Predicted 3D model of a 97-nucleotide RNA (c-di-GMP-I riboswitch aptamer) from Paenibacillus sp. Its mean pLDDT, the model's own confidence on a scale to 100, is 80. Rfam family: c-di-GMP-I riboswitch aptamer. From the family's description: GEMM was predicted in a large-scale screen for bacterial structured RNA regulatory elements. Lineage of the source: Bacteria > Bacillati > Bacillota > Caryophanales > Paenibacillus.
[in-house]
RNA sequence: AUCGAACAAAGGCAAACCCGUUCGAAAGACGGGGACGCAAAGCCACGGGUCUAAGACGCAAGCACUACGUUUGCGGGAUGAUAGCCGGGUUGCCUAU
Numbered sequence: 001a002u003c004g005a006a007c008a009a010a011g012g013c014a015a016a017c018c019c020g021u022u023c024g025a026a027a028g029a030c031g032g033g034g035a036c037g038c039a040a041a042g043c044c045a046c047g048g049g050u051c052u053a054a055g056a057c058g059c060a061a062g063c064a065c066u067a068c069g070u071u072u073g074c075g076g077g078a079u080g081a082u083a084g085c086c087g088g089g090u091u092g093c094c095u096a097u
Stems, first nucleotide, its partner, number of pairs: 012038002017033005023028001036084001042090003046087003049082003057075007
C1' cells in the first nucleotide's frame, strides 16, 4: 500500500410515529422531536423493482355552443420520487489479526 473486516475504542447516521413548512399536483422532500435499525443507512437515479400521475394525450358524461372551449370521471403514461428495495459506480474514519 492492497484485500478481508473484530462481541474493541472514538465518533457518525436515524425507520415507524408526533409536530411543523411562503416546498410539491401527488409520491415525497426539508426542519424539530424520536430510535427500528445501519460498517458505508456517505455520495451518484446508470440497470431492474416499487410509489406517485401534474402537464400533455385518449375515452365517456355534463355544461356551453356559430366556433374556440370548459367541468368531472376513467385509461395508459415519468419527465417526478425512492440510494433505509436490489444491483452497479464512486469516496471514506478508527483499528485487533